[in-house]
The prediction has a mean pLDDT of 87.
Predicted 3D model of a 475-nucleotide part of an RNA (small-subunit ribosomal RNA, 5' domain) from an uncultured bacterium.
The RNAcentral record of the full RNA draws on ENA and Greengenes.
It matches the Rfam family "Bacterial small subunit ribosomal RNA". Its family is annotated with ribosome and structural constituent of ribosome in the Gene Ontology.
Context: one part of a larger RNA
RNA sequence: GAACGAACGCUGGCGGCAGGCUUAAUACAUGCAAGUCGAGCGGUCUCUUUCGGGAGACAGCGGCGGACGGGUUAGUAACGCGUGGGAACGUGCCCUUUAGUACGGAAUAGCCAUUGGAAACGAUGAUUAAUACCGUAUACGCCCUAUGGGGGAAAGAUUUAUCGCUAAAGGAUCGGCCCGCGUUAGAUUAGGUUGUUGGUGGGGUAAUGGCCUACCAAGCCUACGAUCUAUAGCUGGUUUGAGAGGAUGAUCAGCAACACUGGGACUGAGACACGGCCCAGACUUCUACGGAAGGCAGCAGUAGGGAAUCUUGGACAAUGGGCGAAAGCCUGAUCCAGCCAUGCCGCGUGAGUGAAGAAGGCCUUUGGGUUGUAAAGCUCUUUCGUCGGGGAAGAAAAUGACUGUACCCGAAUAAGAAGGUCCGGCUAACUUCGUGCCAGCAGCCGCGGUAAUACGAAGGGACCUAGCGUAGUUC
Numbered sequence: 001g002a003a004c005g006a007a008c009g010c011u012g013g014c015g016g017c018a019g020g021c022u023u024a025a026u027a028c029a030u031g032c033a034a035g036u037c038g039a040g041c042g043g044u045c046u047c048u049u050u051c052g053g054g055a056g057a058c059a060g061c062g063g064c065g066g067a068c069g070g071g072u073u074a075g076u077a078a079c080g081c082g083u084g085g086g087a088a089c090g091u092g093c094c095c096u097u098u099a100g101u102a103c104g105g106a107a108u109a110g111c112c113a114u115u116g117g118a119a120a121c122g123a124u125g126a127u128u129a130a131u132a133c134c135g136u137a138u139a140c141g142c143c144c145u146a147u148g149g150g151g152g153a154a155a156g157a158u159u160u161a162u163c164g165c166u167a168a169a170g171g172a173u174c175g176g177c178c179c180g181c182g183u184u185a186g187a188u189u190a191g192g193u194u195g196u197u198g199g200u201g202g203g204g205u206a207a208u209g210g211c212c213u214a215c216c217a218a219g220c221c222u223a224c225g226a227u228c229u230a231u232a233g234c235u236g237g238u239u240u241g242a243g244a245g246g247a248u249g250a251u252c253a254g255c256a257a258c259a260c261u262g263g264g265a266c267u268g269a270g271a272c273a274c275g276g277c278c279c280a281g282a283c284u285u286c287u288a289c290g291g292a293a294g295g296c297a298g299c300a301g302u303a304g305g306g307a308a309u310c311u312u313g314g315a316c317a318a319u320g321g322g323c324g325a326a327a328g329c330c331u332g333a334u335c336c337a338g339c340c341a342u343g344c345c346g347c348g349u350g351a352g353u354g355a356a357g358a359a360g361g362c363c364u365u366u367g368g369g370u371u372g373u374a375a376a377g378c379u380c381u382u383u384c385g386u387c388g389g390g391g392a393a394g395a396a397a398a399u400g401a402c403u404g405u406a407c408c409c410g411a412a413u414a415a416g417a418a419g420g421u422c423c424g425g426c427u428a429a430c431u432u433c434g435u436g437c438c439a440g441c442a443g444c445c446g447c448g449g450u451a452a453u454a455c456g457a458a459g460g461g462a463c464c465u466a467g468c469g470u471a472g473u474u475c
Base pairs, nucleotide, nucleotide: 001475002474003473004472007470008469009468010467013347014346015345016344017343018342019340020339021305026303027302028301030300031299032298035064036063037062040061041060043058044057045056046055047054048053071258072257073256080183081182082181083180084179085178086177089175090174094171095170096169097168098167099166100165101164102136103135104134105133112125113124114123115122116121142151143150144149156163157162158161184230185229186228191221192220193219196218197217198216199215200214201213202212203211233255234254235253236252237248238247239246240245260281261280262279263278264277283294284293285292286291311337313336314335315334319333320331321330322329323328350380351379352378353377360371361370362369363368384416386411387410388409389408390407394402419464420463421462422461423460424445425444426443430459431458432457433456434455440447441446
């Protein structure tokens, strides 16, 4: 000198754009954050009726979505990440192509009856439907095969034009896996390893593989630093620097990991699943003491910790996502608004003229000097703000939270709008008074013991300016 997610002190007019728990991955009251489909299904209720019917709502079964989006950085020194390759894989929804969509069956929620429990939640009986479940048939292509053969599918809906369903092939997208290289410190950590290293058979997986298992062999890594310990999410980037390099990884974007702590699987195209399930633990809540319920590292918000970090806001109008044929519903994603000088940028706090160089202040050699064209006065202007009027774009036909916002026009009045630090040298800027090694200052050198440009005050001055200074961190 530059930088900061910043903090503290003094001060504070406006706008635009950004940013805002770096600490306790501490504990959480309350509300909301993932639903949707009646054009899959049986039903119940309500309204209406010209008694033909029509409209709407709903718990349940069923489908799709809750694996995305959002948060956090605890763990991780690792194929985790970055980069470049690879072969033994999967892929719902989407696109292309081929073929098909036949015949049957048995249940079960709901409803009803009885009944247990404080509740959470159940139990028994009777009964009913489906795009829920099962069987048979068929099989171009598909799978297995000893090449003889064997195995395997479907679901319908309605407003009659579509939407679906099944099998197979290809594509696209996304993902799983393997490898080369790179990726912090410590040797006051020197040996580490027994599924360990390799092989064979088997199992398992979508798939390769000690991934697992039986047997066999005794290997494998290591001073080019294994193992251990400490620290840490990684990257694009950010910051500094002429560069090389150093430091760093907030916001935004990509990847990874985690979801009270630990473990486990289920479902599914996809999870070993933040707002799913089971078990154990700690904690909290309810209880009729027999048992139950919960998980903000989602958005707000609370307590605590801390030098320190915001509203329990509005809207789905836009962009995007889920479901739906659609209308639409949901969406604390998102878009907006609120708070904060936290930062960057822009603007203002007036302009011109004005010498009796006024008054006052300060200094003085008492002549004067300085504050100082500064003020007053005169002539103007009206940015921002205030008041009044108009008023978009963002939206495709309709639909605007923001919002009567941005912006435009008019009116009034210099009116409502300047501070902070410093003045011995480094370092731009000096005098007087007070104090008297006291009170105090200080980044370093150092000032102060009676003439202090260094302390305190005043006048004057220097610098920056809605900021200024202090302390912290990095270069």